[in-house]
Molecule: small-subunit ribosomal RNA
Organism: uncultured bacterium
RNA sequence: UUCGCCUUAGAGUUGAUCCUGGCUCAGGAUUAACGCUGGCGGUAUGCCUAAUACAUGCCAGUCGAACGAAGAUAUUUAUGUCUUAGUGGCGAACGGGUGAGUAACGUAUGUUUAAUCUACCUUAUAGUUUGGAAUAACCAUUGGAAACGAUGGCUAAUACCGGAUACGAUUUAUUUUGGCAUCAAUUUAAGUUAAAAGGGGCGUUUGCCCCGCUGUAAGAUGAGAACAUAUUACAUUAGCUAGUUGGUAGGGUAAAAGCCUACCAAGGCAAUGAUGUAUAGCCGAGCCGAGAGGUUGAUCGGCCACAAUGGGACUGAGACACGGCCCAUACUUCUACGGAAGGCAGCAGUAGGGAAUUUUUCACAAUGGACGAAAGUCUGAUGAAGCAAUACCGCGUGAGGGAUGACGGUUUUAGGACUGUAAACCUCUGUUAUAAAGGAAGAAUAUGUUGGAGAGGAAAUGCUCCAAUCGUGACGGUACUUUAUUAGAAAGUCACGGCUAACUAUGUGCCAGCAGCCGCGGUAAUACAUAGGUGGCAAGCGUUAUCCGGAUUUAUUGGGCGUAAAGAGUGCACAGGUGGUUAUAUAAGUUUGAUGUUAAAGGCCGAAGCUCAACUUCGGUUCGCAUUGAAAACUGUAUAACUAGAAUACAGGUGGGAAUAGUGGAAUUCGAUGUGUAGCGGUGGAAUGCAUAAAUAUAUCGAGGAACACCAGUGGCGAAGGCGGCUAUUUGAACUGUAAUUGACACUUAAGCACGAAAGCGUGGGGAGCAAAUAGGAUUAGAUACCCUAGUAGUCCACGCCGUAAACGAUCUAGAUUAGACGUCGGAGAUAUUCGGUGUCGCAGCUAACGCAUUAAAUCUAGCGCCUGGGUAGUAUGCACGCAAGUGUGAAACUCGAAGGAAUUGACGGGGACCCGCACAAGUGGUGGAGCAUGUGGUUUAAUUCGAUGAUACGCGAAGAACCUUACCUACGUUUGACAUACUUGGCAACGCUAUAGAGAUAUAGUUGAGGUUAACCAAUGUACAGGUGGUGCAUGGUUGUCGUCAGCUCGUGUCGUGAGAUGUUUGGUUAAGUCCAGCAACGAGCGCAACCCCUGUCCUAUGUUACCAGCAUUAAGUUGGGGACUCAUGGGAGACUGCUAGGGUAACCUAGAGGAAGGUGGGGAUGACGUCAAAUCAUCAUGCCCCUUAUGCGUAGGGCUACACACGUGCUACAAUGGUGCAUACAAAGUGCUGCAAACUCGCGAGAGUAAGCGAAUCACAAAAAAUGCAUCUCAGUCCGGAUUGAAGUCUGCAAUUCGACUUCAUGAAGUUGGAAUCACUAGUAAUCGUAGGUCAGCCAUACUACGGUGAAUACGUUCUCGGGUCUUGUACACACCGCCCGUCAAACCACGAAAGUCGGCAAUGCCUAAAACCAGUGUCCUAACCAUUUUAUGGAGGGAGCUGUCUAGGGUAGGGUUGAUGAUUGGGGUUAAGUCGUAACAAGGUAACC
Repeated sequence: UUCGCCUUAGAGUUGAUCCUGGCUCAGGAUUAACGCUGGCGGUAUGCCUAAUACAUGCCAGUCGAACGAAGAUAUUUAUGUCUUAGUGGCGAACGGGUGAGUAACGUAUGUUUAAUCUACCUUAUAGUUUGGAAUAACCAUUGGAAACGAUGGCUAAUACCGGAUACGAUUUAUUUUGGCAUCAAUUUAAGUUAAAAGGGGCGUUUGCCCCGCUGUAAGAUGAGAACAUAUUACAUUAGCUAGUUGGUAGGGUAAAAGCCUACCAAGGCAAUGAUGUAUAGCCGAGCCGAGAGGUUGAUCGGCCACAAUGGGACUGAGACACGGCCCAUACUUCUACGGAAGGCAGCAGUAGGGAAUUUUUCACAAUGGACGAAAGUCUGAUGAAGCAAUACCGCGUGAGGGAUGACGGUUUUAGGACUGUAAACCUCUGUUAUAAAGGAAGAAUAUGUUGGAGAGGAAAUGCUCCAAUCGUGACGGUACUUUAUUAGAAAGUCACGGCUAACUAUGUGCCAGCAGCCGCGGUAAUACAUAGGUGGCAAGCGUUAUCCGGAUUUAUUGGGCGUAAAGAGUGCACAGGUGGUUAUAUAAGUUUGAUGUUAAAGGCCGAAGCUCAACUUCGGUUCGCAUUGAAAACUGUAUAACUAGAAUACAGGUGGGAAUAGUGGAAUUCGAUGUGUAGCGGUGGAAUGCAUAAAUAUAUCGAGGAACACCAGUGGCGAAGGCGGCUAUUUGAACUGUAAUUGACACUUAAGCACGAAAGCGUGGGGAGCAAAUAGGAUUAGAUACCCUAGUAGUCCACGCCGUAAACGAUCUAGAUUAGACGUCGGAGAUAUUCGGUGUCGCAGCUAACGCAUUAAAUCUAGCGCCUGGGUAGUAUGCACGCAAGUGUGAAACUCGAAGGAAUUGACGGGGACCCGCACAAGUGGUGGAGCAUGUGGUUUAAUUCGAUGAUACGCGAAGAACCUUACCUACGUUUGACAUACUUGGCAACGCUAUAGAGAUAUAGUUGAGGUUAACCAAUGUACAGGUGGUGCAUGGUUGUCGUCAGCUCGUGUCGUGAGAUGUUUGGUUAAGUCCAGCAACGAGCGCAACCCCUGUCCUAUGUUACCAGCAUUAAGUUGGGGACUCAUGGGAGACUGCUAGGGUAACCUAGAGGAAGGUGGGGAUGACGUCAAAUCAUCAUGCCCCUUAUGCGUAGGGCUACACACGUGCUACAAUGGUGCAUACAAAGUGCUGCAAACUCGCGAGAGUAAGCGAAUCACAAAAAAUGCAUCUCAGUCCGGAUUGAAGUCUGCAAUUCGACUUCAUGAAGUUGGAAUCACUAGUAAUCGUAGGUCAGCCAUACUACGGUGAAUACGUUCUCGGGUCUUGUACACACCGCCCGUCAAACCACGAAAGUCGGCAAUGCCUAAAACCAGUGUCCUAACCAUUUUAUGGAGGGAGCUGUCUAGGGUAGGGUUGAUGAUUGGGGUUAAGUCGUAACAAGGUAACC
């Protein structure tokens, strides 16, 4: 370099989007534990908690070839063999356990030891000579409960002591050489220094061999010491240290050294984190990760530390010693109370603790260790077995066929589907299992014996080597092999809303419960529970805990700081970091080669062995560190230069830069005086206040304080805060020009120092205006506010504090690079331009977007500061500063799954602009007052059936409740039913009629009986089922209301944007209109608008009865003949399109006009976009689910829906003269009619009755139109208005008129004299007014509703305001969308935390007192075998021991402090909690802009 391998993906903040950001999940792992389940084997692992306490047994002995002695035994009687308490040697410092302590040269890596030791072992060399005195055992006496001793006596050694010798070693002096200072080697001289005549074997000799012993040199092994680097957190631990740092001398050690002592000096460590506190054994390595790295330190291996707690030494080569000693303390045990004994963090095991961790097993057969010459002994090291799914790995629970797709189960649209080839059944196999039989490897270079060979030797023993032989297995009759037999004995667990693979039914009904996050559950739950089914993994599965990952969420790799968390308020500046150009040298960094090391195990690669795998074995490889060589580009260092950075000099102008002193005018206020008179002032409107004691106003003079109009400017200056009349003095800075000087002198900056608005504090002045607090007046439900009248601190000055602000450009400082355009300020200038500041726009680029853009938020460099989810909280605590206020530094518990940024679409605003609408205005008439009608609420009731309830319910469903209707109530009946289908049985019955009882349904009795006989009809029985105006309109369909007949609502393609989305649809005009035009990154299209449809208005045409009648006949009469002109009717056409003219306008279009029946949509109607309101309706109908089934179904009678203190809606009739009444007279349209409309005639005052022609209707009838008009009367009154109410008498309908009908006649004659606040409709054939018809209907409570025509107005300036709507824009913390959101106190419950008089502990130190054991030092008392001396039997000396004294000291006591924890009446704030109280602070101009 290539190839290969490995490596980054999801969900939940929103209506939606893009970011920021945290929380949570999916993966892997574990010395694990828990729940359910459990066939086998292999290999590993197994107290993480109490370094808590331990019963019992075992865990270190061995050597008789070192020694004496005793005992046993064998006999050949002289010995042999065996055992062992004691002396002696070696070992016991290894092996095994644990991790308490330790933040340390403890550990790791590397280096040094010329500053060291090393038993046993190996090699070399030299030796192994000569004497002596004791002592245990043993014996005797004796103390003690015991443990254990005491005295006297005997004895041995490889035990102990002396002498000789000295290859050598060592000390001093010396010679020469070398090195790295001390030193090393070497020459000579002097001094000092050793041993076991031992043991065994052979042989008998001058002895040899083996094991020992001694000196020296070296090796190996092991250990000690020193140094460099690395090694947790906290600065809310900042200063620590007196043997402390160094020197000299001495001591001490195996060895350097304050290791120790004396003296001298005053040092040493620390922001590169000392000291302190907390936590922790370290490493090889394990786990995770793409890696960088994070985390862990079980098993295995290395090091360290510890052995009940603390201290101490002895012995020894090695210990300050786990199974040794001494002392102190605590605990436990024994005791005769006098004293003794003990230490499982060895292996098993017990108790305790705990969620939790095994057998009081076998064996030294193997490996290793101690001793021994060896046999061998010992070995809880070790090898094995046992227990545990604790982990990893492997195997099995069967294989093939088998459709009537069985039974069962679940589900269903009732057909089926799923379970499911699954089972049964057939054919096989035999891993495992069971039984039986066989049966390893692990065992040999051991030892012994025999034989052989070799070296050496005089020879023998002995030594080395070879062969044969003897013989050794805990595991274990195990692994394994073979034979036989049976599908027989062997499957669970978790999940199934999304993330995340896998769905249905039933039960439950915000309950029970689930939940890792989002969240599920309030009667149709794929989310709870159960079942069926499905998915995953599998002898396991799931949960919990912990670690890494995902998390680029601490970012070296690899993040950020304008608005999301984050630039310190600003500067100066030491340390630190970084640093311009050129040359030379060097080689610290850097790059590279070699060497050493990097233990083994593990990992990776390649092989091999267990049937595979796990596991094991073998070979290779591996960071780093050190030494050494090379290179010299870059960084560093040194030297020499340079001028582009930086600074200086000279010249020049600029500026509210700063400090001090002086000075000026305008204005406010106050005082004085004059003029003058009743108000002034203030507000939305008022009032408090001032004023006849003369205010306000006005004029003159004076006093005093503060601030400086105009100029004045996104203009200037300053580091920031900030700076504004004028003059003077002092003073800082930047800029420009010249290019004279220095020559990198620079940049940044933790700590530090200084400055630092306003408010506030202290002292002393000053005080005009303004103005917290305060008072009063208003406003208001309240108003401790907003408004008004007053008004004190303060604001001003001097001096001193404070040290914070939304101290903001929310943008750190310095440098470099990167298009431009247009202003402006200060300089220079050849008036081309250029330098420095300050602004606006804009390209590239950047940004989540907004936006920034040479004054960067672009691209790079250097340095500093800061951030790491929201709340708690800038709070608590500690510390520092401050007079105080407070400031700086600055957490946690607990709680939430968000908090946040930018932009988007809506909605909303007591935001803005424009437009429209009987929306207001201008008008007309009403409602609200009265009486009545009707509907509703409420009340009442046995029942007053139900529904509709702002607009969008209320003369609504209901186009018609006396019975019926009817759903309600009471009572009486009925139960396969009043109605549908099916099955079974029977039938001359069904249907009728009569009588009786009854309120009736019904019951009983009698009777007729056509057609029909398959029964289609009826009855009976039983069952499936019928039935329900019962519930849910929030499970639904359908239908409807409303915004609104408002002009909107969308799509395709394209374009823009990361995206939601935008554009189109905005803009300018215009329109009734998103109607059209112009423009435009849009171009087109759809649903709506308009048009097409119906009625109406004009004309033409065709036809002409039942309609019409001009002319012609005729009649009382279009009555008849006739006519086809007119009206009218029914068809079909025409007509209106801004087409024409004029003006304006780019155009669309607007204005005016002509013509025309009609003119700019001619007038009405039908027609209702996307959607909104969980709007209305389960009682029109349909319908899911739920509920009732001798009743919530069905039948019947009566009652109720019509009640009546009251309230509301909608209407009618009125209150009168534009009228009432009487008489007379005229003109419509549109409808309806056979269970019907009914003329005419007769009767009745009348409603109506009787009789009856015509007409199923352009023919007949209802039918009279009324207002109007004419005449008369009434004359302003509760009336000749008004007609309620009531009485009497009637008519009609109907089975029936009492509750409860309409109408008629007579009589009665109530309220009411035009209606408060408020409110409704209407813009032309409209309002108003007048009648007519119809539907429903036996009748009718209709004054309602739906239609019809007659008569027939007024007004619109206009869009300020009210309401509703549309478009654009703006703000938003709203999106259930302002009926939104949301804040704080109080009240209640719970939770954690702070403070607190104190109380109780822990820890580490300090001062003083005391002080065990032991070492060391001293010693005048006592004791004393070896050696020496003298002497002669004893003493002395040397040496040793005891005792005593001293230093030191574990521990104890005491004192005052430090630090930390627990607890504490009470108290403080904080957090959390469906529907508590009070207000409404914030979000819109949030109704006083908000905030610091």